[in-house]
Description
Predicted 3D model of a 371-nucleotide RNA (Bacterial RNase P class A) from a Candidatus Auribacterota bacterium. Taxonomically the source falls in Candidatus Auribacterota (Bacteria, Pseudomonadati). The coordinates come from a structure-prediction model, not an experiment, and the mean pLDDT is 77.
């Protein structure tokens, strides 16, 4: 130069007018509200509702069952199915990407082709016998060779056999024993065996850890009204604890708790919950790194049908067409026009996942040239 891997950042700015909205001063005031200043007002996803948790309410959530989630290994963190960091195992030349408990507990499948699809084997075809003029029959042997398949009785070379075969040997491969080196998944040398008959567990299934529900429309005050109304079931009773069970906690047993039908009223109203936090910034220490520890500072939206906007000037950025300087290519400069992605908080946060016109940084990889 050119082509790729990986991570990250910005996606308009500035001045004016007019409006809207919290929050702190201050005034006025008919106590209904209005006026000044003064500082602040949507996201990297705010989406999806997919995980986790905070915080609320179930009076405290104790034990098996079932049921759901997660899977290499060792840290992180407030949890997570998240991150980091290494071990294997597939892709790629490589930066790098995907993936990961168990098939020797069982049970299910593996369509079609194929002789046969797992307690599985003989189509073709090979060796040998025995019978025939032959063509071609019948017995033994065999699994190396040839087709079918997405897989067929571990692989590769050499002996050996009638043909063959781990049959015997070396190498690999694989089982069990050891040795070193690692916290560990593994990794490595090293002995001993001729050693199995395959995949598939986002298939049941085991095996290992974890798992109370339920959600801001949670839930708390307040205001205001009515008939404290009628009927039935009701005690080895109802309620809570996800579903079941124990087992506990609480109310009640006929002066009756709890349910369930029928009628009746009042509200849809109004405060709060509603933003100070597992938070941000910056430094030094510890750490491969996720991040932990300390020490300085900051305080950055809180609406309520739902605020955070709308017009004007300039101006950046991209695309387009003239013009003009220059160049091996790129590109600079003046003028016109014209365009600005994905999208908008409603308890909060950490995670993932899903969209993103343009543009701009970094690191590492090939591969050509050049010094």
């Nucleotide at each position: 130069c050119a082509a790729g891997c990986c991570g990250g950042c910005c996606g308009g700015g500035a001045g004016g007018u007019c409006g809207c909205u919290c929050g702190c001063c201050g005034g006025a005031u008919c106590c209904g509200u209005u006026c000044g200043g003064c500082g602040g007002g949507a996201g990297g996803a705010a989406a999806g509702u997919c995980c986790g948790a905070a915080c609320u309410c179930c009076u405290c959530a104790g034990g098996g069952c079932a049921g759901g989630a997660u899977g290499g290994c060792c840290g992180c963190u407030a949890a997570c199915g998240g991150c980091g960091g290494c071990c294997c195992c597939g892709c790629g030349c490589g930066a790098g990407c995907g993936g990961g408990g168990g098939a020797a507990a069982g049970u299910g499948c593996c369509a079609c082709a194929g002789a046969a699809a797992a307690c599985a084997a003989a189509c073709a075809g090979c060796u040998u016998c025995g019978c025939g003029c032959a063509a071609g029959c019948g017995g033994a042997g065999c699994a190396a060779u040839g087709g079918u398949g997405a897989a067929a009785a571990g692989g590769c070379g050499a002996g050996g056999u009638a043909a063959g075969a781990g049959c015997u040997c070396a190498c690999c491969g694989c089982u069990c024993c050891g040795g070193c080196g690692g916290c560990a998944a593994c990794g490595u040398c090293g002995g001993a065996g001729g050693c199995a008959u395959g995949g598939u567990a986002a298939a049941c299934c085991c095996c290992a850890u974890c798992c109370g529900g339920a959600g801001c429309a949670a839930g708390a005050c307040c205001a205001a009204a009515u008939a404290g109304g009628a009927g039935g079931c009701g005690a080895u009773g109802c309620g809570g604890c996800u579903g079941c069970c124990c087992g506990c906690c609480g109310c009640g047993c006929u002066c009756g708790a709890g349910c369930c039908u029928c009628g009746g009223g009042u509200a849809g109203g109004g405060u709060c919950g509603c933003u100070a936090c597992a938070u941000c910034u910056u430094c030094g220490c510890g750490g491969c790194a996720a991040c932990g520890c300390g020490g300085a500072g900051a305080g950055c939206a809180g609406a309520g049908a739902a605020a955070u906007g709308a017009c004007c000037u300039c101006u950046g950025u991209c695309c387009g067409c003239g013009g003009u300087c220059g160049u091996u290519a790129c590109g600079g400069c003046c003028g016109c026009g014209g365009a600005a992605a994905c999208a908008g908080a409603a308890u909060u946060c950490g995670g993932c996942u899903u969209a993103c016109a343009g543009g701009c940084c970094g690191g590492c990889u090939u591969g050509c040239g050049u010094u």